[in-house]
Order: sequence, then structure tokens, then C1' cells
RNA sequence: UGGGGCGUAGCCAAGUGGUAAGGCAGCGGCCUUUGGAGCCGCGAUUCGUAGGUUCGAAUCCUACCGCCCCAG
Repeated sequence: UGGGGCGUAGCCAAGUGGUAAGGCAGCGGCCUUUGGAGCCGCGAUUCGUAGGUUCGAAUCCUACCGCCCCAG
């Protein structure tokens, strides 16, 4: 320098045009003799950033940023 992949909550991770599942951790509550066990509830007004397309974008397009891989 060129090509490819990835970027979603504190961590892991699904979603692939119709407003974001789940698990762990955390917080509150219930239960319990106690409990770190069990049960219920609570979270992402910027889905890496900025634009564009669309009635509507995490999702499609462009550029950029970061990480990883390949080639030179």
C1' cells in the first nucleotide's frame, strides 16, 4: 500500500429493512435459620464515528477510526 473479516450493555452474544433476544455480572425485592442457593423485577434517547438511500436503518451504500487475517 492492496484485499478480506469484525466492531451491539461492565463481559459474552443474537438480530441481516418495521424501532434490539438470551446468558454472566450488577441493582431492587421475595423466599430462607443463614446463604454466594432458588424465584420475581430493573437496564443499551447515538448498535465504532460521520454522511447518504428509504415512509422507516443495528441491518443497505460511501468515507473514516480501531482490532485481526492474507498478499506485496
This is a predicted structure of a 72-nucleotide RNA (transfer RNA) from a Candidatus Doudnabacteria bacterium.
The organism belongs to Candidatus Doudnaibacteriota, within Bacteria.
Its Rfam family is "tRNA". The family's RNA type in Rfam is transfer RNA.